[in-house]
Context: one part of a larger RNA
RNA sequence: UUGGGCGUAAAGGGCGUGUAGGCGGCCCUGCAAGCCUGGCGUGAAAUCCCGGGGCCCAACCCCGGAACCGCGCUGGGAACUGCUGGGCUUGAGCCGCUGUGGCGCAGCCGGAAUUCCAGGUGUAGGGGUGAAAUCUGUAGAUAUCUGGAAGAACACCGAUGGCGAAGGCAGGCUGCGAGCGGACGGCUGACGCUGAGGCGCGAAGGCGCGGGGAGCGAACAGGAUUAGAUACCCUGGUAGUCCGCGCAGUAAACGAUGCACACUGGGUGUCCGGGCAUGAGCCCGGGUGCCGAAGCGAACGCGUUAAGUGUGCCGCCUGGGGAGUAUGCCCGCAAGGGUGAAACUC
Numbered sequence: 001u002u003g004g005g006c007g008u009a010a011a012g013g014g015c016g017u018g019u020a021g022g023c024g025g026c027c028c029u030g031c032a033a034g035c036c037u038g039g040c041g042u043g044a045a046a047u048c049c050c051g052g053g054g055c056c057c058a059a060c061c062c063c064g065g066a067a068c069c070g071c072g073c074u075g076g077g078a079a080c081u082g083c084u085g086g087g088c089u090u091g092a093g094c095c096g097c098u099g100u101g102g103c104g105c106a107g108c109c110g111g112a113a114u115u116c117c118a119g120g121u122g123u124a125g126g127g128g129u130g131a132a133a134u135c136u137g138u139a140g141a142u143a144u145c146u147g148g149a150a151g152a153a154c155a156c157c158g159a160u161g162g163c164g165a166a167g168g169c170a171g172g173c174u175g176c177g178a179g180c181g182g183a184c185g186g187c188u189g190a191c192g193c194u195g196a197g198g199c200g201c202g203a204a205g206g207c208g209c210g211g212g213g214a215g216c217g218a219a220c221a222g223g224a225u226u227a228g229a230u231a232c233c234c235u236g237g238u239a240g241u242c243c244g245c246g247c248a249g250u251a252a253a254c255g256a257u258g259c260a261c262a263c264u265g266g267g268u269g270u271c272c273g274g275g276c277a278u279g280a281g282c283c284c285g286g287g288u289g290c291c292g293a294a295g296c297g298a299a300c301g302c303g304u305u306a307a308g309u310g311u312g313c314c315g316c317c318u319g320g321g322g323a324g325u326a327u328g329c330c331c332g333c334a335a336g337g338g339u340g341a342a343a344c345u346c
Base pairs, nucleotide, nucleotide: 003318004317005316006315007300008299012314014201015200016199017198021194022193023192025088026087027086028085030083031082033081034080035077036076037075038074039073040072041071042070049065050064051063052062053061054060091191092188093187094186095185096184097182098181099180100179103177104176105175106174107173108172109171110154114150115149116148117147118146119145120144121143125136126135162169163168206247207246208245209244210243211242215241216240220236221235222234223233258313259312260311261310262309263308266291267290268289269288270287271286272285273284274283275282276281295302296301319346320345321344328339329338330337331336
């Protein structure tokens, strides 16, 4: 609960796609459902309201009026909404030309580093820490050189930078696919916006099957520290981290800010494109940052990338704890996820 809100106080769905629904550009025509207007009928009485009257007053009662804000039938109107028909190009989309990027998927390739293996040189240490020890080394380690193997990640460029709807994306090359920007020309002709359900995507960790396993490393073991030390530090180390297929579906999934459109001073940096100029510059469009007019805001701050001014649609909030718990239902192999209370208490 016909209210007010949602950056940080409770509150924007993790993100997209799209069904129903809601909402919808400019001009002309007709219809008349909504809408405006006239008439008729009905809207019982009582009650309520106004005027008057009767009981001494009032309550109460009586009379008259108004009203009953509604519904039905019928006549008229056509601005707006709706519907019918016709047209338009500015919204939306398409094509040509051109540009752009760590956007996605697949394949191939590269170097540095690390560990391990083999061999050479070489000898007493190495490693680690606050200091140590566990550990490692005379069965030759560490160091150094040569060769080989493996897996994972790509220094510099690199950014206050780019791309993606979000999650996210970074060595190089190739192929396939998708996106976005720009001047000019052409085309369709409102084809639009939003979007309950639905469907798809969705970090890390986790699960199933198969592979892989260098480094790192939950668990675990040992060494230290300490009153203790189930930690922080050290030596090891299994899952996992990697690949393929499938599941899971969460997050401080954050800009803690839903999407779309319009409008409202500027300044400055940067990325992509275009026009003019032709030494630097000026202007335009699209991104991405900073500072700030008006305005907004509890303040912090926001400020053409709005948290300003408006419209449309969706989601959500309604004191704290109990509790994202219990229960039911749905989903999942499980872990668990989604939906989601109450008693009680302050």
A computed fold for a 346-nucleotide part of an RNA from an uncultured bacterium, annotated as small-subunit ribosomal RNA, central domain. The full RNA is in RNAcentral, with records from ENA, Greengenes and SILVA. Its mean pLDDT, the model's own confidence on a scale to 100, is 91.